[in-house]
Context: one part of a larger RNA
RNA sequence: CUGGGUUUAAAGGGUGCGUAGGCGGUUAUGUAAGUCAGGGGUGAAAGUUCACAGCUCAACUGUGAGAUUGCCUUUGAAACUGUGUAACUUGAAUCAGAUAGAGGUUAGUGGAAUGCGACAAGUAGCGGUGAAAUGCAUAGAUAUGUCGUGGAAUACCGAUUGCGAAGGCAGCUAACUGGGUCUUGAUUGACGCUGAGGCACGAAAGCGUGGGUAGCGAACAGGAUUAGAUACCCUGGUAGUCCACGCCCUAAACGAUGAUUACUCGACAUACGCGAUAUACAGUGUGUGUCUGAGCGAAAGCAUUAAGUAAUCCACCUGGGAAGUACGUCCGCAAGGAUGAAACUC
Numbered sequence: 001c002u003g004g005g006u007u008u009a010a011a012g013g014g015u016g017c018g019u020a021g022g023c024g025g026u027u028a029u030g031u032a033a034g035u036c037a038g039g040g041g042u043g044a045a046a047g048u049u050c051a052c053a054g055c056u057c058a059a060c061u062g063u064g065a066g067a068u069u070g071c072c073u074u075u076g077a078a079a080c081u082g083u084g085u086a087a088c089u090u091g092a093a094u095c096a097g098a099u100a101g102a103g104g105u106u107a108g109u110g111g112a113a114u115g116c117g118a119c120a121a122g123u124a125g126c127g128g129u130g131a132a133a134u135g136c137a138u139a140g141a142u143a144u145g146u147c148g149u150g151g152a153a154u155a156c157c158g159a160u161u162g163c164g165a166a167g168g169c170a171g172c173u174a175a176c177u178g179g180g181u182c183u184u185g186a187u188u189g190a191c192g193c194u195g196a197g198g199c200a201c202g203a204a205a206g207c208g209u210g211g212g213u214a215g216c217g218a219a220c221a222g223g224a225u226u227a228g229a230u231a232c233c234c235u236g237g238u239a240g241u242c243c244a245c246g247c248c249c250u251a252a253a254c255g256a257u258g259a260u261u262a263c264u265c266g267a268c269a270u271a272c273g274c275g276a277u278a279u280a281c282a283g284u285g286u287g288u289g290u291c292u293g294a295g296c297g298a299a300a301g302c303a304u305u306a307a308g309u310a311a312u313c314c315a316c317c318u319g320g321g322a323a324g325u326a327c328g329u330c331c332g333c334a335a336g337g338a339u340g341a342a343a344c345u346c
Base pairs, nucleotide, nucleotide: 004317005316006315007300008299012314014201015200016199017198021194022193023192025088026087027086028085029084030083031082033081034080035077036076037075038074039073040072041071042070049065050064051063052062053061054060091191092188093187094186095185096183097182098181099180103177104176105175106174107173108172109171110154115149116148117147118146119145120144125136126135162169163168206247207246208245209244210243211242215241216240220236221235222234223233258313259312260311261310262309263308266291267290268289269288270287271286272285273284274283295302296301319346320345321344328339329338330337331336
């Protein structure tokens, strides 16, 4: 490179937007770059292939032909690709009217609970465990009541639910705001798909500055357990967890399944719409699920939300280890991240 692959064997980028590029709906007409046909020129010789001939044969040599799949030029063809022009509406988008939602940002606010403080009342234990002890408590704890304070999380509803590109999103209210779905008509008229680089977003942990700190809790300390116990269990407890701003950019970032389009059984469930009849079913669109076919698959299984049948574009894989390491480069305050080998070895 070809060929073959990427749910689980190696392999889908964490996600989106989008540049270049690649690919691209229907009709008419022009053009002739690609494409196709004919003619001409050239494509040295040797070599190669075929035929014949010459050394006794062969190797070898000679003669002729073919090939040299190419390039240039010229004359045509016009289906397809390209390109110009004109047009279309089914792809795409916009408008109008409805509609569901933990989608996002900011502000305000509620109740339960834990902790703490004050007061009241009250007395000897409380707490914790397999059992204990450390710990707390006569300086009055725990349990109980009232009041206050502060931080964090939002029971029930709650679901195989919903929304979001992914990460993710859950008390309530308001403001601002993104996307989706449905209905019928109107508008634009291919404006589309994918997307190397690029840009943006990106759980948790971690980092910087400043706040905050109730509960939980790496580190740490103590008590147990144990042969030991740098653990599991218990009592404490600092960073952190929370907020603002700025970084970090990684995850089993998973559906371990890239995006888009078309086509291909049946039966159910569920969420959000729609219209007509009329109050219970059937129909229809979009989403979320279960079961079962054809088909596919090594099998497990997937199966209109494909891992089926096809098409376009991107990403990635090529035996195990060494190794996601070394070196270099880029990024980062750092931690580290991105890119990413080889020797050697089996």
Molecule: small-subunit ribosomal RNA, central domain
Organism: uncultured bacterium